A computed fold for a 516-nucleotide part of an RNA from Nocardiopsis eucommiae, annotated as small-subunit ribosomal RNA, 5' domain. NCBI's taxonomy places the organism under Bacteria, Bacillati, Actinomycetota, Streptosporangiales, Nocardiopsis. The coordinates come from a structure-prediction model, not an experiment, and the mean pLDDT is 84. It matches the Rfam family "Bacterial small subunit ribosomal RNA". For this family Rfam cites "Crystal structure of the ribosome at 5.5 A resolution" (Yusupov et al., Science, 2001).
Context: one part of a larger RNA
RNA sequence: GGACGAACGCUGGCGGCGUGCUUAACACAUGCAAGUCGAGCGGUAAGGCCCUUCGGGGUACACGAGCGGCGAACGGGUGAGUAACACGUGAGCAACCUGCCCCUGACUCUGGGAUAAGCGGUGGAAACGCCGUCUAAUACCGGAUACGACCCACCACCUCAUGGUGGAGGGUGGAAAGUUUUAUCGGUCAGGGAUGGGCUCGCGGCCUAUCAGCUUGUUGGUGGGGUAACGGCCUACCAAGGCGAUUACGGGUAGCCGGCCUGAGAGGGCGACCGGCCACACUGGGACUGAGACACGGCCCAGACUCCUGCGGGAGGCAGCAGUGGGGAAUAUUGCACAAUGGGCGAAAGCCUGAUGCAGCGACGCCGCGUGGGGGAUGACGGCCUUCGGGUUGUAAACCUCUUUUACCACCAACGCAGGCUCCACGUUCUCGUGGGGUUGACGGUAGGUGGGGAAUAAGGACCGGCUAACUACGUGCCAGCAGCCGCGGUAAUACGUAGGGUCCGAGCGUUGUCC
Numbered sequence: 001g002g003a004c005g006a007a008c009g010c011u012g013g014c015g016g017c018g019u020g021c022u023u024a025a026c027a028c029a030u031g032c033a034a035g036u037c038g039a040g041c042g043g044u045a046a047g048g049c050c051c052u053u054c055g056g057g058g059u060a061c062a063c064g065a066g067c068g069g070c071g072a073a074c075g076g077g078u079g080a081g082u083a084a085c086a087c088g089u090g091a092g093c094a095a096c097c098u099g100c101c102c103c104u105g106a107c108u109c110u111g112g113g114a115u116a117a118g119c120g121g122u123g124g125a126a127a128c129g130c131c132g133u134c135u136a137a138u139a140c141c142g143g144a145u146a147c148g149a150c151c152c153a154c155c156a157c158c159u160c161a162u163g164g165u166g167g168a169g170g171g172u173g174g175a176a177a178g179u180u181u182u183a184u185c186g187g188u189c190a191g192g193g194a195u196g197g198g199c200u201c202g203c204g205g206c207c208u209a210u211c212a213g214c215u216u217g218u219u220g221g222u223g224g225g226g227u228a229a230c231g232g233c234c235u236a237c238c239a240a241g242g243c244g245a246u247u248a249c250g251g252g253u254a255g256c257c258g259g260c261c262u263g264a265g266a267g268g269g270c271g272a273c274c275g276g277c278c279a280c281a282c283u284g285g286g287a288c289u290g291a292g293a294c295a296c297g298g299c300c301c302a303g304a305c306u307c308c309u310g311c312g313g314g315a316g317g318c319a320g321c322a323g324u325g326g327g328g329a330a331u332a333u334u335g336c337a338c339a340a341u342g343g344g345c346g347a348a349a350g351c352c353u354g355a356u357g358c359a360g361c362g363a364c365g366c367c368g369c370g371u372g373g374g375g376g377a378u379g380a381c382g383g384c385c386u387u388c389g390g391g392u393u394g395u396a397a398a399c400c401u402c403u404u405u406u407a408c409c410a411c412c413a414a415c416g417c418a419g420g421c422u423c424c425a426c427g428u429u430c431u432c433g434u435g436g437g438g439u440u441g442a443c444g445g446u447a448g449g450u451g452g453g454g455a456a457u458a459a460g461g462a463c464c465g466g467c468u469a470a471c472u473a474c475g476u477g478c479c480a481g482c483a484g485c486c487g488c489g490g491u492a493a494u495a496c497g498u499a500g501g502g503u504c505c506g507a508g509c510g511u512u513g514u515c516c
Stems, first nucleotide, its partner, number of pairs: 001516004006512005013369006019362002021327001026325003030322003035070003040067002043063002047061001048059004077280003087204007096197002101193008109143004118133006149172004154167005178185001206252003213243003218240008255277004259270004282303005305316004333359001335358003341355001342353004372402004382393004408452005416443001419440009460505005465486003471500005481488002
C1' cells in the first nucleotide's frame, strides 16, 4: 500500500447492487417450511339447492376421513466428524443398477379370496387400541400364453486374464389394469437411448520423529454366504504373511475443489457469499419401505434433556424460514406473494411450495449523486496573531442574481405478461394453428414522467516534531499527559491540553484485529 462476512470511537443526506451468528453441531415457546390425484376405489363428514312425517331423504358442484398411486431420497440447512479414493484430475468396469422421460417390438386372456373406511360393541386420563360384522379397486393372490432370463450340451466370431457377442436344441419356473361418450391417459414383457448413481485404479494437495516400529480378518488361498456388482465384505478351514525413513503406526489440525485476497511474477494466505462434490440431522446403534435412504420435518432400540399425566403410561427433536434465551466485540423481520423462474401431484382447471421472487432492518462493502452556481472589497463585524504599522480567517459572509439535482407536495403511471387461463369464430372438428373478447403483478400507486414552491432539507473525522502533507499563541512545569518507531514534558513545549490557523480524506474518517 492492498484486502475483510469485520468490530469499536466520533459523525451521518439520498439511491442502485451486493452482503449480514466467523462464538455454543448450545437449548428452544409459537407459526409456517410436502403434498397431490374423485379421470384408480368403496363412499358422503361439512357447505349449496329441493323435499320432509323433523328421524331423515334426494340432487349437482364438489369432498372430510379411509383404501390405492406418485412424490416425500429433490429442493432448503450446517461443517460436527473426516488426512480418507473424502476431494481434484485422468483412466477403467468383459464386475454393476437406473422410477419418471424418449425410441423400437410384442402383449393387455381368464379366475379367486380378503381388508380399511362404514356399522355394532368394548378398553384407556390421554396417546392409542381390541373384538364382531359388511364392502370396493389401477390393492392382494392363482391359472393360461410369451420373446427374453436361468441350467445342460453344440456351433461361429471376437478379445484384455477371469471371458464377451450371436445362432439353433432340450428342460425349469415367471406378466399385465383398468378409466372414458369417442378420444385420451394408462398396464405388462423385452431391447436400445438419455439422465442419475455404484465400484476400482494412477497421480496431487497440512504439521509433527520429544510418535520407529505397526498389523490377527491382519496378508494370501480354498469352500460357502451376501450384494445391483468385484472384493476378508462376512464366515469355516489352510498357509504365514502384509506395511514401514520414498515416513508405516501414533499424535495434532482440517470438510475438499472451482475460486477469493495479495504479489511484476514465482510464491504466500484463505475456502464467507455463488457453483460442484462429500459428510451430518439431539447422542449412539439398527433395519424396514422403495428405482433410489440406512432416510433433517419416517420407523425401532438405548442414552441425555424437556413437556403432559388420572402415576398405569405417553409426547418431542429449528445445523429449514422467521423468532426466543444463552454465549459473544459482533451479525437482521415471528413481513408479502406464488405474478415470474423452478419443483411435486394432476388429463386439465388447479392445489402445495419460508425453494424462489420481493419488501423490512444495518454506511457492513462497492459504485453513483447531493449538501448549491455566478457576481460581490470599504477586504465589514467577530475571532486569532502582532514588531501595534498591520497580518490572517477571507470572496469567506452580508448583499445582488441564477438554478432546483436530492428531499417534500400533487397528478399521470409502467416493463417484468411476445406468457398463462378461459370464451367465441375460422381452418379444424379441444389435436393444433390463426384472429377477436374477457381475465391474470407480491413488488406497487413502486420505478419512471410532468408540474409546484423555495437555497430551500443535508458535513464531518483524523492529523500538523522527524518518518509524513500541514505552525502560532496561551495553559501546564519529568506534573497532567502523548506515543507506530525514534522519542516529547524538569518555566520561553511547532511532540501534553485548549484556541486560532493549516494539511489530508470526505458520508465518511480514524482505531483495533487478521492475511499478502